[in-house]
RNA sequence: GGGAGAUUAGCUCAGCGGUUAGAGCAGAGCGCUCAUAACGCUUUGGUCCAGAGUUCGAAUCUCUGAUCUCCCA
Numbered sequence: 001g002g003g004a005g006a007u008u009a010g011c012u013c014a015g016c017g018g019u020u021a022g023a024g025c026a027g028a029g030c031g032c033u034c035a036u037a038a039c040g041c042u043u044u045g046g047u048c049c050a051g052a053g054u055u056c057g058a059a060u061c062u063c064u065g066a067u068c069u070c071c072c073a
Base pairs, nucleotide, nucleotide: 001072002071003070004069005068006067007066010025011024012023013022018056027043028042029041030040031039049065050064051063052062053061
């Protein structure tokens, strides 16, 4: 320099145009227990990387930029 992939909750990830964005783990509260762990219930937590465009409607499609990973030279 060229190509491909990724960026969504504290972490790991799903969701790929249509109501209010979800799961597991983690955090908080409660239950259970002599107590702890485990388990059960409830609950908190989001600039969907940034900007622009298309659309009635964008996490999702298009463009530009940023960062990370891999491949080629």
Transfer RNA from Tritonibacter mobilis, 73 nucleotides, folded computationally. It matches the Rfam family "tRNA". Rfam classes the family as a transfer RNA.